[in-house]
RNA sequence: GUACGAAAAAGGCAAACCUGACGAAAGCCAGGGACGCAAAACUACAGGGGCUUCUCGCACCGCGAAUGCCAGCCAGUUACCGAA
Numbered sequence: 001g002u003a004c005g006a007a008a009a010a011g012g013c014a015a016a017c018c019u020g021a022c023g024a025a026a027g028c029c030a031g032g033g034a035c036g037c038a039a040a041a042c043u044a045c046a047g048g049g050g051c052u053u054c055u056c057g058c059a060c061c062g063c064g065a066a067u068g069c070c071a072g073c074c075a076g077u078u079a080c081c082g083a084a
Stems, first nucleotide, its partner, number of pairs: 004082002012037002017032004022027001035072001041077003047074002049070003055065004
């Protein structure tokens, strides 16, 4: 240095749910709260995948389509610590 990840140390993040703000929704922000996480850090037209449908189209009780979202789905990039 690369790989790897301790019943190690230091520090970190925070699911569901609740309260409040924003949004048409998906979702997101703040506070509380911890299910978990060794990348649960960053990257969302220009890798794959997923969610939503204000709006638009189809000739329409519905279906299709991101320009809206999701990085705690995979992926890519970078990074703390150091036992085996």
Background:
Model confidence (mean pLDDT): 85 of 100. This is a predicted structure of an 84-nucleotide RNA (c-di-GMP-I riboswitch aptamer) from Sulfobacillus acidophilus. The sequence was found by an Rfam model in a public genome assembly. The source organism's lineage runs through Bacteria, Bacillota, Clostridia, Eubacteriales and Sulfobacillus.